[in-house]
Molecule: small-subunit ribosomal RNA
Organism: uncultured bacterium
RNA sequence: GAGUUUGAUCCUGGCUCAGAGUGAACGCUGGCGGCGUGCCUAACACAUGCAAGUCGUGCGCGAAAGGGAGCAAUCCUGAGUAAAGCGGCGAACGGGUGAGUAACACGUGGUUAACCUGCCCAGAUGUGGGGGAUACCCCGGGGAAACCCGGGACAAUACCGCAUGAUGUCUCUCGGGCGUCGGCCUGGGAGAGCAAAGCCGGGGACCGUAAGGCCUGGCGCAUCUGGAGGGGACCGCGGCCGAUUAGCUAGUUGGCGGGGUAAUGGCCCACCAAGGCAUCGAUCGGUAGCCGGCCUGAGAGGGUGAUCGGCCACACCGGAACUGAGACCCGGUCCGGACUCCUACGGGAGGCAGCAGUGGGGAAUUUUGCGCAAUGGGCGAAAGCCUGACGCAGCAACGCCGCGUGAAGGAUGAAGGUGCUCUGCAUUGUAAACUUCUGUCGGCCGGGAAGAAUCGGCGGGGUGCUAAUCAGCUCCGUUUUGACUGUACCGGCAAAGGAAGCCCCGGCUAACUCCGUGCCAGCAGCCGCGGUAAUACGGAGGUGGCAAGCGUUACUCGGAAUCACUGGGCUUAAAGCGGGCGUAGGCGGCUCGGCAAGUCGGGUGUGAAAUCCCUUGGCUCAACCAAGGAACGGCACCCGAUACUUCCGAACUUGAGGCGCUUAGGGGCGACUGGAACUCUCGGUGGAGCGGUGAAAUGCGUAGAUAUCGAGAGGAACGCCAAUGGUGAAGACAGGUCGCUAGGAGUGUCCUGACGCUGAGGCCCGAAAGCUAGGGGAGCAAACGGGAUUAGAUACCCCGGUAGUCCUAGCCCUAAACGAUGCACACUAGGUGGGGGAGGCCCUGACGGCCAUCCCUGCCGCAGCGAAAGCGUUAAGUGUGCCGCCUGGGAAGUACGGUCGCAAGGCUAAAACUCAAAGGAAUUGACGGGGGCUCACACAAGCGGUGGAGCAUGUGGCUCAAUUCGAAGCAACGCGAAGAACCUUAUCCUGGAUUUGACAUGGUGGAAGUAAGAAGCGGAAACGUUUAUGACCGGUAUCCAAUCCGGAACCAUCACAGGUGCUGCAUGGCUGUCGUCAGCUCGUGCUGUGAAGUGUCGGGUUAAGUCCCAUAACGAGCGAAACCCUUAUCGUUAGUUGCCAUCAGGUCAAGCUGGGCACUCUAACGAGACUGCCGGUGUUAAACCGGAGGAAGGCGGGGAUGACGUCAAGUCCUCAUGGCCUUUAUAUCCAGGGCUGCACACGUGCUACAAUGCCGAUGACAAACCGAAGCAAGACCGUAAGGUGGAGCAAAUCGGAGAAAAAUCGGCCCAGUUCAGAUUGAGGGCUGCAACUCGCCCUCAUGAAGUUGGAAUCGCUAGUAAUCGCGGAUCAGCAUGCCGCGGUGAAUACGUUCCCGGGCCUUGUACACACCGCCCGUCACACCCGGAAAAUUGAUUGCACCAGAAGUCGUUGAUCCAACCCCUAUUUAUAGAGGAGGUAAGCGCCGACGGUGUGGUUGGUAAUCGGGGUGAAGUCGUAACAAGGUAGCCGUAGGAGAACCUGUGGCUGGAUCACCUCCUUU
Repeated sequence: GAGUUUGAUCCUGGCUCAGAGUGAACGCUGGCGGCGUGCCUAACACAUGCAAGUCGUGCGCGAAAGGGAGCAAUCCUGAGUAAAGCGGCGAACGGGUGAGUAACACGUGGUUAACCUGCCCAGAUGUGGGGGAUACCCCGGGGAAACCCGGGACAAUACCGCAUGAUGUCUCUCGGGCGUCGGCCUGGGAGAGCAAAGCCGGGGACCGUAAGGCCUGGCGCAUCUGGAGGGGACCGCGGCCGAUUAGCUAGUUGGCGGGGUAAUGGCCCACCAAGGCAUCGAUCGGUAGCCGGCCUGAGAGGGUGAUCGGCCACACCGGAACUGAGACCCGGUCCGGACUCCUACGGGAGGCAGCAGUGGGGAAUUUUGCGCAAUGGGCGAAAGCCUGACGCAGCAACGCCGCGUGAAGGAUGAAGGUGCUCUGCAUUGUAAACUUCUGUCGGCCGGGAAGAAUCGGCGGGGUGCUAAUCAGCUCCGUUUUGACUGUACCGGCAAAGGAAGCCCCGGCUAACUCCGUGCCAGCAGCCGCGGUAAUACGGAGGUGGCAAGCGUUACUCGGAAUCACUGGGCUUAAAGCGGGCGUAGGCGGCUCGGCAAGUCGGGUGUGAAAUCCCUUGGCUCAACCAAGGAACGGCACCCGAUACUUCCGAACUUGAGGCGCUUAGGGGCGACUGGAACUCUCGGUGGAGCGGUGAAAUGCGUAGAUAUCGAGAGGAACGCCAAUGGUGAAGACAGGUCGCUAGGAGUGUCCUGACGCUGAGGCCCGAAAGCUAGGGGAGCAAACGGGAUUAGAUACCCCGGUAGUCCUAGCCCUAAACGAUGCACACUAGGUGGGGGAGGCCCUGACGGCCAUCCCUGCCGCAGCGAAAGCGUUAAGUGUGCCGCCUGGGAAGUACGGUCGCAAGGCUAAAACUCAAAGGAAUUGACGGGGGCUCACACAAGCGGUGGAGCAUGUGGCUCAAUUCGAAGCAACGCGAAGAACCUUAUCCUGGAUUUGACAUGGUGGAAGUAAGAAGCGGAAACGUUUAUGACCGGUAUCCAAUCCGGAACCAUCACAGGUGCUGCAUGGCUGUCGUCAGCUCGUGCUGUGAAGUGUCGGGUUAAGUCCCAUAACGAGCGAAACCCUUAUCGUUAGUUGCCAUCAGGUCAAGCUGGGCACUCUAACGAGACUGCCGGUGUUAAACCGGAGGAAGGCGGGGAUGACGUCAAGUCCUCAUGGCCUUUAUAUCCAGGGCUGCACACGUGCUACAAUGCCGAUGACAAACCGAAGCAAGACCGUAAGGUGGAGCAAAUCGGAGAAAAAUCGGCCCAGUUCAGAUUGAGGGCUGCAACUCGCCCUCAUGAAGUUGGAAUCGCUAGUAAUCGCGGAUCAGCAUGCCGCGGUGAAUACGUUCCCGGGCCUUGUACACACCGCCCGUCACACCCGGAAAAUUGAUUGCACCAGAAGUCGUUGAUCCAACCCCUAUUUAUAGAGGAGGUAAGCGCCGACGGUGUGGUUGGUAAUCGGGGUGAAGUCGUAACAAGGUAGCCGUAGGAGAACCUGUGGCUGGAUCACCUCCUUU
């Protein structure tokens, strides 16, 4: 920086990604070289070989094989060699590992006046003279072995006395200097005790038989002083986690005196004292080697401690010492333990965390290589020997770096592949082929380094000791030494010849198409893909990225300002402790002086090397390596500065406190006391109810309630005043009086003189509920009982009612303990209220007015802040100080542990697991059993219906072989269907047939008695079959015939047809609905971080977002309106088929005729109506009301016209169409049946129930429409339906056609009727192939239910309802349905409270798939996680005790002992005794392993128990979100299947209405 919470937005916040890195591993792949790196796991176990020896110039010994000579014995040589031993030095280095260790272990800086130091360097001195042993060896013995024992001999630079000795050590003593004051340095004197070893060369004189003495050189040895390097010890400071570890400590802390050590020290011991450590984190637990560095990062940080370097620790585990300069010793010793091996069973041996290597573990880490050539180390005088240190090689893409796999040209844009809009095009792609060229790496051939400097030998020169030479040192020449290695490198030859993969392609993130698959298989880092068109799975083609690698996994840092020092927060997102007092701590007013700790400046030392950085240099470059520089943020010391901070001293008054005066107040505690109300008791009056609710009931009441009056008792709470009012730190505080008592404010400016602020722990206070004990108990009231409500009602409502509520004493300690806002101080515009105090001026009659001021308490508001809402001198602004708290959601404020509590429970407080969100504020919608305004036949007011009856029709259901399908609240149900007997019609059912098909197009092939029609037969038909007849069109040709070509038709075959089969949730089109409701948007501007808002809101008005006014908006569009049709009036034109006033003719009558076009009418064009005019209201508006005129008046009536959108609304069965399915069947044809079935239910209708009626009679008056497969007149027949017949008419001409209600006259007389007509019987008519299932009509007869319809419900506001008839579409026939037409022709609307629906504004919201939303808990099932748990099994540790190896020390030491001393004896050499000194063994202290007992801590397992989480559409309810239907929530208590309910106190993070108060504007 990006992705991810939302419909969208801003913020908070987590998760995830892109980067870099690695001692890596895994998958696929793999050409070369250089430089590095390579058991991170089992500090698991180890076969085999090697990794520490060397010195003969310390010492005594000392082979053999082989060779030679000799006849042989034997000798010479090998050889003083090998080998072993004594002795010296080394083995404490080098190499490995990281188990332990939280420590002076490490880092850094110091101290050592508290110390040591082999070899090395410098200096000084000495090196005399003796003695006794012993290994090897020889002899003997034991043992399997390892090894051991006894006897005998011999040597030393091995061992032991003696001598000498100070500058060393110790004691005493006299001085000097210094100091950090237990001392150090130094000078002098006296005394005591203490050393030594020889070896190898050289050599004149002299001595000696010789060896040698002697002299001299070198190497040694001894003592001392100093140096260098190394080490020991001590100290300051620094670097992990846990407080759910808070107290730890008896050698503990200190002292005195000892011991011990190289040395300080409780390091150890005896005694004395009682200390020491710790919240600045002791003790305990967990983890860990530390550092230079390395990785990351802008840095600060974070992570890490492989390779290289420094330190530490360890060496099978534990303990111990010995030797030594140095060890408590990786390749040494002893003991204990485990393990392994050998064994003759008696005993022994061993320690790869050295180099290789093996097994094992593991995702995983190499050769049992070469060489000492180089560098380094040990020994040696040296040559040299040893060296798995090291140098090299091998294995491994493990990492970094470099190189290559070719280069240039080349368009028939080849073939092939892939894709597509498919005769072709695009892409792969200059890619290939092809042409030209080059030669790195690899291959072959040839040449061929550097790393080598030496040491030593030889020759020479110089120097140098000495009496002199030789030595020694040094220089030159010469000779010699290479594991790697015939390596690096160079030359030549051939040949593009041998050398490319991996990952990705939905977004983040560079890169896209096809096929397959079909919530399957699978992918996935996050978001998320996959349910038939997947750029997300799998394959392919193509693209992108990196490249001998590429991906994945794991881990670290980064991004993450996501623990915030740099650099975060806490009103509402997570987060201010409920409040105060106060300890430690942190911080602290003003002035002067001092000091110089912090701070600042300068200097010195140190900060190892390597690394990083810079500059150079060396490998062809790079990696790599080397040199120089810089740097190493640090620490210590010295000198200086003094503004600020600390510290010390002195002063000050403004912070703080005190004092005087004044003052307000439900501040607190105690005592006393008052009235109203309530309940109870008693008495009176009274007489039937009371009470309660939405309505009731339980309850009370004739045993007298309620009501009312009087008297009495009791407890609790204090009306009005009363208020955004007052007091208090908070909780909280209210009748009155008295007493005690705390705090505040103002004022005076008198006193003290920084006495202050905050405050971890701590202490105190702390509503309600609750607990303990004792009182009290009127009312109220958890629990409980009853009555209701309800599907249920463990609730809401009602009647009762116990704890409790009250008091006293004591606990509890929590609340939405809230301003969800810690305390203190300072600063930063104002305006306006309320409470308290004290002033000034004016004016006073009280009083009031004005001004400035201090404190408290509200509201509005600038700047600023804030994600926004909002805050705004009472900050959430700007700063300072201190405290508390937060770090994704859930699990969970839970478990465990601790602590407090009588209990309830409080405080403290996790993790596993799980999710990709959880949240805050605001926006737009939608919704609300929220509000306001408003409209509508929405209600109301009316009229007529439906719901009851019969019938018609549709639907459900049932039935059936089938009762085809669709439509489903409004907006399905006389709907698709404007008309099912067959057909229609749908395989809906039964049955019978066909298969290129009933229908379309094309290809190929074929064929003559073929197609076709007709007739016969079979058949229900379709169809099959038979017989006779028997072909067509065009062209060619003069014509006919024939022939040929083409077409049609036919047959066969192949493509295909066909489908009312599925999906209306893949679609087009069309339609319904909200709704003819008034809305829906845009451009620019403005406001807001933004979604978005404004405009479109507000005041009026309208049918209307209609118009006007106002206005940060100004305009515009789609809708509304208008334009269109029709109707109402008139005019003009026109005058037949219409009309007939006038004229004429004429009839029984009649526009019948001439004629006419005036009227009616027809149908085309116009006119007319616009709030235009008047008055009023209104804002001088829009508009409304009234009026005039007018045929019509405020949209004149009616129609067509349906915005953005909603319902995945309806339709794949009108049509079209993607995909799927079917293809001798889901296609096609046919017959018959079904769609009409009937216990039932519903919708829509018709006809009625009658007298405003019914019946009969009687030439009243329409409009609109239809008619050729038609309408059909007159006439005739029939009671009628209808028939016969056919004038006229393609229609203003003819016909359907008679309108009916009405009107007039007559009848009926309230009844199941002269109402009503169902049903049924009989007989007819019509249509049609055909009326049985299943049509309509007529006549006669029959004459059912029904007497106005329960709950409920529908339509209608005027030419409307109601009522009356007429026509049409469909149609052979069939109409109570549908679509039209006219006739007659009402009633009512006070009004908008209520019901349904809509619009606008506003409000709440946890909804956005938008309330048909969201969502809670129990229960059931599955899986997972952790908790408890009888118990069981480990690890670790404390305490007490037992036991006690090795070993040091102490003690004893009767055992043993050569050296020194001394004595005795004997032959002068030995033997013996004693002493000194030592010593085996014993004992003691300590002491590892082990054991016993008892605790702590921490794991594993566990029947069972309880909880949590997650899961597909399980069960029960409906708690929450809207006033969520009882507002919600917090604390507490009780209750209940569950969400929850109830009581009590609290909060607003509650909607709504009314009132009050305050504020703002005018």